[in-house]
RNA sequence: GGAAGUUGCUUCUAGGGUUCCGGUCCUCCAUUGCAGGCUUUGCCAGCGAUGGAUUGGAUGCCUGGUCCGAGAGAAGCGCAUUCAUUGGUUCGGGGGCCUCACCUCCCCACCGGUGAGUGGCACGGAGGGACAAAAGCCCGGGAGAC
Repeated sequence: GGAAGUUGCUUCUAGGGUUCCGGUCCUCCAUUGCAGGCUUUGCCAGCGAUGGAUUGGAUGCCUGGUCCGAGAGAAGCGCAUUCAUUGGUUCGGGGGCCUCACCUCCCCACCGGUGAGUGGCACGGAGGGACAAAAGCCCGGGAGAC
């Protein structure tokens, strides 16, 4: 000076909003308790409780369930790679023994198994986008900063 590599997925968490469920409030209906009014055997209205409402309405500064969810969070499983060990390959190579060849021994190469290790560092807007909506999601290890 040049090249290559510094990794993927799943589950979860920080976090997020509000499509659905649930909660809360309101409205309507039914039942029921209390205590009234009047033109009295019925009608009207008030306060509370319980249940319901076909898609009744509002509410996420409603704990929640469903849902979304990290480059710089976690775990697991892969993937890549280093070392050690081990098996196989002679229609892989070289060397030794041997007249030569086979067998056999050693080294390398290639394809696997097992074990241990490694896969670094990382401050970051605004704005925009999707889904119901928002977000540490995506634009984005962006623009910038150091």